[in-house]
Context: one part of a larger RNA
Molecule: small-subunit ribosomal RNA, 5' domain
Organism: Candidatus Parepulonipiscium sp. PG-Nuni2H_MBin01
RNA sequence: GGAUGAACGCUGGCGGCGUGCUUAACACAUGCAAGUCGAACGGACUGAAUGGAGCUUGCUCUAUGAAGUUAGUGGCGGACGGGUGAGUAACGCGUGGGUAACUUACCGUAUACAGUGGAAUAACGUUUGGAAACAAACGCUAAUACCGCAUAAGCUAGGAACAUCGCAUGAUGAUUUUAGAAAAGAUUUAUCGGUAUACGAUAGACCCGCGUUGGAUUAGCUAGUUGGGGAGAUAACAGCUCACCAAGGCAACGAUCCAUAGCCGGCCUGAGAGGGUGAACGGCCACACUGGGACUGAGACACGGCCCAGACUCCUACGGGAGGCAGCAGUGGGGAAUAUUGCACAAUGGGCGCAAGCCUGAUGCAGCGACGCCGCGUGAAGGAUGAAGGUUUUCGGAUCGUAAACUUCUAUCAGCAGGGAAGAAAAAAAUGACGGUACCUGACUAAGAAGCCCCGGCUAACUACGUGCCAGCAGCCGCGGUAAUACGUAGGGGGCGAGCGUUAUCC
Numbered sequence: 001g002g003a004u005g006a007a008c009g010c011u012g013g014c015g016g017c018g019u020g021c022u023u024a025a026c027a028c029a030u031g032c033a034a035g036u037c038g039a040a041c042g043g044a045c046u047g048a049a050u051g052g053a054g055c056u057u058g059c060u061c062u063a064u065g066a067a068g069u070u071a072g073u074g075g076c077g078g079a080c081g082g083g084u085g086a087g088u089a090a091c092g093c094g095u096g097g098g099u100a101a102c103u104u105a106c107c108g109u110a111u112a113c114a115g116u117g118g119a120a121u122a123a124c125g126u127u128u129g130g131a132a133a134c135a136a137a138c139g140c141u142a143a144u145a146c147c148g149c150a151u152a153a154g155c156u157a158g159g160a161a162c163a164u165c166g167c168a169u170g171a172u173g174a175u176u177u178u179a180g181a182a183a184a185g186a187u188u189u190a191u192c193g194g195u196a197u198a199c200g201a202u203a204g205a206c207c208c209g210c211g212u213u214g215g216a217u218u219a220g221c222u223a224g225u226u227g228g229g230g231a232g233a234u235a236a237c238a239g240c241u242c243a244c245c246a247a248g249g250c251a252a253c254g255a256u257c258c259a260u261a262g263c264c265g266g267c268c269u270g271a272g273a274g275g276g277u278g279a280a281c282g283g284c285c286a287c288a289c290u291g292g293g294a295c296u297g298a299g300a301c302a303c304g305g306c307c308c309a310g311a312c313u314c315c316u317a318c319g320g321g322a323g324g325c326a327g328c329a330g331u332g333g334g335g336a337a338u339a340u341u342g343c344a345c346a347a348u349g350g351g352c353g354c355a356a357g358c359c360u361g362a363u364g365c366a367g368c369g370a371c372g373c374c375g376c377g378u379g380a381a382g383g384a385u386g387a388a389g390g391u392u393u394u395c396g397g398a399u400c401g402u403a404a405a406c407u408u409c410u411a412u413c414a415g416c417a418g419g420g421a422a423g424a425a426a427a428a429a430a431u432g433a434c435g436g437u438a439c440c441u442g443a444c445u446a447a448g449a450a451g452c453c454c455c456g457g458c459u460a461a462c463u464a465c466g467u468g469c470c471a472g473c474a475g476c477c478g479c480g481g482u483a484a485u486a487c488g489u490a491g492g493g494g495g496c497g498a499g500c501g502u503u504a505u506c507c
Base pairs, nucleotide, nucleotide: 001507002506003505004504006503007502008501009500010499013376014375015374016373017372018371019369020368021334026332027331028330030329031328032327035076036075037074040073041072043070044069045068046067049064050063051062052061053060054059055058083287084286085285092212093211094210095209096208097207098206099205102204103203107200108199109198110197111196112195113194115149116148117147118146124139125138126137127136128135129134155180156179157178158177159176160175162173163172164171165170185192186191213259214258215257220250221249222248225247226246227245228244230242231241232240262284263283264282265281266277267276268275269274289310290309291308292307293306312323313322314321315320340366342365343364344363348362349360350359351358352357379409380408381407382406389400390399391398392397413448416442417441418440419439423434451496452495453494454493455492456477457476458475462491463490464489465488466487472479473478
């Protein structure tokens, strides 16, 4: 000198764009953050309208029933999106490869199909238990829920024999044979779905080379440990797991242990090499009160799912229950320190749905903070009796100083009034949170808008008074003991300017 997610002191006019718990991965009141589909299903409720009956002639009952609502079954989604960085020195990440060892819901393309039966169960009803959370028994019912049988181009597994190829295990193709596995309907008749196989797309999984902090005042570490043939498990390879067999494997090119740490694109600095760093934004990983476990599913060992244990908090009729903000706001606490319990789904995107649409604290916006960067303003021109006043003086003067007053002018910003967007589109219509915002126009007043640090040298900028090794200053050298340009105040001056200084950290 540059930089910062900064803080502190003094000061503070406006706007744009960013950014804002670096500390306690401390504990959390309250609200919201993941639902949706009635075009899968049976009910329940509301009910326009129509028919019938009764009559009190405008009501009641009953049947059909357009349309609507939705607790439950069922489907898809809750594995995305959002948060945090505790753990992790690791194939975690980065980079380059491999899978002849793998999976992939929804989506696209192609081909082939959807025949025929069955048994339940929630809801509901009745009864019972419980303070509650909730639970039990009996009975009834539906489906795109569940289970058989049939069919099998293709698929899977086994057998037989063949061809081609390769990178070792092998891969691919065609023939034949045995065994096996499918399907679901809805509808407004436009469509939307279902099953199988292959390919693609997308997303993942695993393996390998190289790179990835400090310590040797850590030198030995290791028994599923290293390898084998076998079995099991997995989407798949593999000590991943298991029995058996062998005795190996790693390490001074630093194993093991200890400490520290999420990694990267990047960011800061620097001429570069390098050094530092990993906030915001983007990619990957890990975690979700602490520890463990599996279930469901295409996908989780699952932040707002389940089970167990633990700590903590809450309810209780003491028998038993409920909870998890490292989602958005917000509270307490910690701290030098970090914001609103806001608006909207209008846009972009996501989930569900044929759609209309619903949901979306993702997101878009607004609020607060000079926290940062950038822009603008606080007036412009003229004006010498160099006014008054301040400071100083050798008492002549010098200086603040064209500075002010005064004259003329302008109106950026703020304030007032009028108009007023784009962002919003697929044939049209409708649809804007922001927002009466941005922007445009008009009238109006110099009015409402300047501070902070420094002035001994480094280092731009000097005098007076006070103080008298005191009070104090200080980044280094050093000032102060009676003429202090170094302390304090004043005048003057220098620097930067809505900021200026200080502190901390990095280059």